[in-house]
Context: one part of a larger RNA
Formats: sequence, structure tokens, C1' cells
RNA sequence: AACGAACGCUGGCGGCGUGGAUAAGACAUGCAAGUCGAACGAGGCUAGCUUUGUAGCAAUACCGAGCUGGCUUAGUGGCGAACGGGUGCGUAACACGUGACCAACUUUCCCAAAAGUGGGGAAUAGCUCGCCGAAAGGCGAAUUAAUACCGCAUGUACCCCGAAGCAAUUUGGGGCAAAGCAGCAAUGCGCUUUUGGAUGGGGUCGCGGCCUAUCAGCUAGUUGGUGGGGUAACGGCUCACCAAGGCGGCGACGGGUAGCUGGUCUGAGAGGACGACCAGCCACACUGGAACUGAGACACGGUCCAGACACCUACGGGUGGCAGCAGUCGAGAAUUUUUCUCAAUGGGGGAAACCCUGAAGGAGCGACGCCGCGUGGAGGAUGAAGGCUUUCGGGUUGUAAACUCCUGUCAUUUGGGAACAAAGUCCGCCUCCGGCGGAUGUGAUAGUACCAGAAGAGGAAGAGACGGCUAACUCUGUGCCAGCAGCCGCGGUAAUACAGAGGUCUCGAGCGUUGUUC
Repeated sequence: AACGAACGCUGGCGGCGUGGAUAAGACAUGCAAGUCGAACGAGGCUAGCUUUGUAGCAAUACCGAGCUGGCUUAGUGGCGAACGGGUGCGUAACACGUGACCAACUUUCCCAAAAGUGGGGAAUAGCUCGCCGAAAGGCGAAUUAAUACCGCAUGUACCCCGAAGCAAUUUGGGGCAAAGCAGCAAUGCGCUUUUGGAUGGGGUCGCGGCCUAUCAGCUAGUUGGUGGGGUAACGGCUCACCAAGGCGGCGACGGGUAGCUGGUCUGAGAGGACGACCAGCCACACUGGAACUGAGACACGGUCCAGACACCUACGGGUGGCAGCAGUCGAGAAUUUUUCUCAAUGGGGGAAACCCUGAAGGAGCGACGCCGCGUGGAGGAUGAAGGCUUUCGGGUUGUAAACUCCUGUCAUUUGGGAACAAAGUCCGCCUCCGGCGGAUGUGAUAGUACCAGAAGAGGAAGAGACGGCUAACUCUGUGCCAGCAGCCGCGGUAAUACAGAGGUCUCGAGCGUUGUUC
């Protein structure tokens, strides 16, 4: 000098930051990933129109049916759920950083371009009926739709095999696709194949960054080859066979510790220590293992198996995973609200309106940190009283107070009162996406910031130290006791070092102590 600090005493206000470092211990409760009816059938509610029937003389009322529209629910289907958010267990490794390489790869959505979107089929969830079960849930029958599923056709291109050619390329054979929806329409949004781009990812290598030799030898898929398999792709990645290699004192192998980096702290620098917050990468999601789906996962709020733990049970069987945001218990010196809003930014879905979003934006709590402000200003000597001290004359507290005249920051109170708002919707014009003009209209923060008025010095100062280092001294008590102490050291009857008091010094809404780093 610094800190994600803690503890003691004290504590007025604001701004900006920051806050589970220990038990990757266990978790009650709520929320944290949905959305699309312009892909699809069905159920419910409702509005309008038409209408059979019943009651009535009729107006009309009611039951039912059909058509059109709106809202809504579970299901099929699509996209998303692999992002965002958390934690640092593991990891000494191509994990990270940096620089190269992939003629050895992939990439949903997005952009650009080329070509196409023809004609058919069989199911299934839902619904209905029946059955089993305490529940979770499951079984059977009948029936139905699609942008769900499956053939057929076509094939610009693409893939495989062959021929010609140095090559570019040309040519023969074989294989492979699709889905519709909205709109009066124009058209728009989609779908299929391929190429290029963009973005994201995968892989390989050089170099770099901990301790330990009281770890000196390590290694059989081990090192290499051939051939199968596997992968998006290279590769002992895996397997069969063959060879006997490969690494190591420039530290292999083993052990310990540890997420890495941009950076942070310190220091004149060189260095040293660290890796909270913010940003990039990695790893993990109760523990261990595995695959499925998918463009992408071996998947935090998905599936399966095993285990530990906890909960429900009708004892047959089931359910769960906060290292998401709050919150609880535990351990600990120690770390916050079971808050508001999607208004902004961003993300997912949707044609859009819009919906979702504990991301985010805000507020709350904590002097935890940094910064700013205040607790008044000027005058005021018979230097009042009181305290302390004294050589008893005085000295000091001390212009300090009282008193006089002012000011009005903050807090209090009254009134006014924001920016962050662009979009969106409607109308008109131009038009390739889209743009321009007008109208309407969206704020959690927040009645906050800020502005103006009012009143009144009124509501707002402590902590540590005073032997030397080190700024600051006397009195009383105690008597090697009680005690102090960072080091040197104080205390045994005149203690500036203990304790109290007066005074002084330093810092100040803080001041000290402890811990840690330089």
C1' cells in the first nucleotide's frame, strides 16, 4: 500500500460498486422454457343467420340440426428446449494462452444463386366404449386428421462405378426429393435437391506457464506396419495378423497441489503473490455408467440402469435431485429480500397482435469498499463559572462557552415533477427489401431524481494514541502486585510505559485490532 474480509467501540446523508471465500453438505415452498389455431382433427363456451319439432290464436319461448365467426382446452405436428443462468468437483491435460494447419471435417436458423414442388397409399394420438390399479400409470376394441409416416414418377444438380483426356472437362451406366398454409386476388410465408458465403463447432502440431529425485527407470494396444470395422472427419479410435519398438537426467514414470487466461495487488523497475466482481475458454450438474432424439448433447430444471439419501403408500408399488432466483437447516469468525417489471436491452416461438423470459432492468438489506457532503458561519475578554494544576502569585481548558448578528447544504415538511420511448397499431404516399409523413399510443424504477417554497442552529462525533521507533505530558492510585507489550522493554513508594483523571496529538462517519499478500 492492498482486501469478496472478520472482530471491538461508534454511527447523520447520498452516489457508484460489491456481498456463501467454509460443507460440489442436505433441502420445505414458490417461480426460473416455452410458443405457434396462418400445420391438424376433436372437445367446451359463445355471437349471428337458416331451419325440423313442441307449447301457444299470435307475438314469442324451449329442445334439436346446419352454416359462418370469436375465445379456449388437452392431444398429434413444427421450432426452441444444446442458448441464457450457476458452480470450480475433477483436470498438470493440446485443458488454457499464443501462432500455424485440415487436399482429413461439420454447421439448424440467416444471406446469395440454380432447379423443382406431379400423382398416390397405409396408419396413429386425440375422441368414444370396456378393463386393471390406492396412486403413479397401464391394457384392449372401434374410429379419425395433418407441414406426422411410406411408396411411385421426374432429376437442373449431387453421389457411386466405368471410358476418353496431361488437365480442365466430356461421355456411358446406376442411385437419390418434396408439403402445404394464409389471402377475393396479386402475392406472401413455407417445403425439396445442390453450390457459395457468414456464423458456430470438431481435429492436428510448434512454443509457453506449479512443487517434489526422501519418485530413476516407465510402457503389451505399449511403438510402428498391413487389412477390416467405426466416425462428420484423421488417427491403435477399435479389432485380426506381423515386426520389436516407444519415452526418460533438456527429469520419463510416480506423489502432492491446482480450473486456465485477459488481468488484479504490490513494487522505481526487474520481480513476487493472487485469478473475488467483469470478459473469453474448459469442466461439472445427488454419485457412477450408458445410449436415444437431434444440425448440435452423451443433455443442470430429458431418458435408462445401478447406488446412497429423502418422501408418499391401500405394502402390491411409486416419486425426487436449488453448483438457476429468492429462501431454510447445518458447519463456520463470516456473506443479503421467500421483492417489482417485462417499460428498456437481449433471447425463444409466432405472418402479426402478442405470449414466455428469477437473462436483464430496478428496488430492499449490510459503513463491506471507494468517492462526495454535513454536523454550522462571523463577531465575542471582567479571559465568566466549573474542571485540572500550582512555587498559591498564577497557569490551562479558551474565542472555547454564554451573548449578538447571520446562513440554510443534508435531514423534515408543502407544491410541481422528469429523461431513459425507439417500436407497435391505423391512415396516406413512394416502393425491390423497405422508407417517408400524419394520427393514436406503451414506464417496473417513481410521485423517484430534479425544481420551487416554509420553518428553525434546531435532528447529526467518535475512535485510537501520547517512553523510543512515532506526532502528542502532567496529577492521583498501585507498589515486580494488579497489569502493559509490535520490537526494545515498563512495574520492587516520587511510573510521561500499569489504572483513572485533566490536557494534548492523529484520523474522522469512522477509528482501532486480527488475518493474508507485496